Small-subunit ribosomal RNA, 5' domain from an uncultured bacterium, 500 nucleotides, folded computationally. Rfam family: Bacterial small subunit ribosomal RNA. Its mean pLDDT, the model's own confidence on a scale to 100, is 86.

[in-house]
Context: one part of a larger RNA
RNA sequence: GAUGAACGCUGGCGGCGUGCCUAACACAUGCAAGUCGAACGUUAGAGUUUAGCAAUAGACUCGAAAGUGGCGAACGGGUGAGUAACACGUGGGUAACUUGCCGCGCAGAGGGGGAUAACGACUGGAAACGGUCGCUAAUACCGCAUGGUACUAGGGAAUGGGGACAUUUCUUGGUUAAAACUUUGGUGCUGCGCGAGGGGCCUGCGUCCGAUUAGUUAGUUGGUGAGGUAACGGCUCACCAAGACGAUGAUCGGUAGCUAGUCUGAGAGGAUGAUUAGCCACACGGGAACUGAGACACGGUCCCGACUCCUACGGGGGGCAGCAGUGAGGAAUAUUGCACAAUGGACGAAAGUCUAAUGCAGCAACGCCGCGUGGAGGAUGAAGGUCUUUGGAUUGUAAACUCCUUUUCUCAGGGAAGAGAAUGGACGGUACCUGAGGAAUAAGUCACGGCUAACUACGUGCCAGCAGCCGCGGUAAUACGUAGGUGGCGAGCGUUAUCC
Numbered sequence: 001g002a003u004g005a006a007c008g009c010u011g012g013c014g015g016c017g018u019g020c021c022u023a024a025c026a027c028a029u030g031c032a033a034g035u036c037g038a039a040c041g042u043u044a045g046a047g048u049u050u051a052g053c054a055a056u057a058g059a060c061u062c063g064a065a066a067g068u069g070g071c072g073a074a075c076g077g078g079u080g081a082g083u084a085a086c087a088c089g090u091g092g093g094u095a096a097c098u099u100g101c102c103g104c105g106c107a108g109a110g111g112g113g114g115a116u117a118a119c120g121a122c123u124g125g126a127a128a129c130g131g132u133c134g135c136u137a138a139u140a141c142c143g144c145a146u147g148g149u150a151c152u153a154g155g156g157a158a159u160g161g162g163g164a165c166a167u168u169u170c171u172u173g174g175u176u177a178a179a180a181c182u183u184u185g186g187u188g189c190u191g192c193g194c195g196a197g198g199g200g201c202c203u204g205c206g207u208c209c210g211a212u213u214a215g216u217u218a219g220u221u222g223g224u225g226a227g228g229u230a231a232c233g234g235c236u237c238a239c240c241a242a243g244a245c246g247a248u249g250a251u252c253g254g255u256a257g258c259u260a261g262u263c264u265g266a267g268a269g270g271a272u273g274a275u276u277a278g279c280c281a282c283a284c285g286g287g288a289a290c291u292g293a294g295a296c297a298c299g300g301u302c303c304c305g306a307c308u309c310c311u312a313c314g315g316g317g318g319g320c321a322g323c324a325g326u327g328a329g330g331a332a333u334a335u336u337g338c339a340c341a342a343u344g345g346a347c348g349a350a351a352g353u354c355u356a357a358u359g360c361a362g363c364a365a366c367g368c369c370g371c372g373u374g375g376a377g378g379a380u381g382a383a384g385g386u387c388u389u390u391g392g393a394u395u396g397u398a399a400a401c402u403c404c405u406u407u408u409c410u411c412a413g414g415g416a417a418g419a420g421a422a423u424g425g426a427c428g429g430u431a432c433c434u435g436a437g438g439a440a441u442a443a444g445u446c447a448c449g450g451c452u453a454a455c456u457a458c459g460u461g462c463c464a465g466c467a468g469c470c471g472c473g474g475u476a477a478u479a480c481g482u483a484g485g486u487g488g489c490g491a492g493c494g495u496u497a498u499c500c
Stems, first nucleotide, its partner, number of pairs: 001499003005496005012371006018364002020329001025327003029324003034071003039068002042065001045062007078282003088206007097199003102195007110144001112142002119134006150175011180187002208254003215245003220242008257279004261272004284305005307318004335361001337360003343357001344355004374404004384395004409437006418427001444489005449470003455484005465472002
């Protein structure tokens, strides 16, 4: 000098930030991922209307609610347990790859079929959740047709590359597609190519400590073939060979998310990785795959385990390292708040819905910055306190007193921008402006032997105590305790811890 700090004493205001560093301990409750009726069939309820005397039958509009289907749920948000590794940083490669939505371009969308949920009936179960039979729709599902420069088997040519090959092109076979809705404006659907942005994989270099860890390795190292993958590859498998790594530190052990940055320092360097941003990893512990453009998936599925809850004992449910909040641990860390108004995201043609992302508010001197607690005058140098050589000195222009001001404060009135054409403001009756009132509402803390700015008195008597180091205290202690005075900093001051 610095801090995500804590503790002691004290505490007026504002702006901007920051706030479980410990138990990746356990979690009550609420919320955090939905949306689309312009894909589809139902439909509680409400209303209008036609026929009819009525009962009733039919048509239409609005529409809760589930269900099928689509897109999203792989983003956003959290945490740092693991990881010393192509995890991260940086530079390359992919002639070994992929990419939903978005942009551009080319071509297409013909004609059929069978189901099923919802629903109804019956029925099992305490529940969770089912079972049987029957009905129905689709942009759900499945054949058929067409088909390219797509894919695939074979033959040929040109261009480029050092080359494995790449690009373009000719030809003979084979294979593969589609979905409709509509307010008639459009929106969607299928195939292919290009792009944009994203991702996978490979690789040079960099990346902590220990040798009181010296040898390590059997899919191990390489080859051939096959399988698998979007893709290369012992990634996996069969066979063959015996290799591969290591004092330039392998292996083993310990510690640790990495970086931009942050703190310090003249720099070199050292330490560190809270908040913010990028990447990675994880989601009760372990394992696995499914769906999908994308996951081996925080608020999905299955299995094992620990814990916990419900139960009619047969069987079931759960996962806050999301936001609040609770217990525990701890020196220690906040509200079960408001709003989608803005920014952004998901869905939707849109209106809009959802959004604990986000924007705000609340709490905390936790930090930084700013402001204030009054200003000017005022000497019989008042009283009181303290010291005293008893003369006085000091507190001290300090107070009183006089004049003034109103930042703050209180009350009253007005009142935003943030919202690019209209509507729409949580914050917020906030910021800000105006008026009124009245010095009014606002100062502490640590030190005073030397280092180190600041001294006297009394008490105590190696006691009680102080102390960062040196050291003070055993009867005149500027070093302990108290008082007066003084010095430092000031809404803070001091201590402790840690880094430079």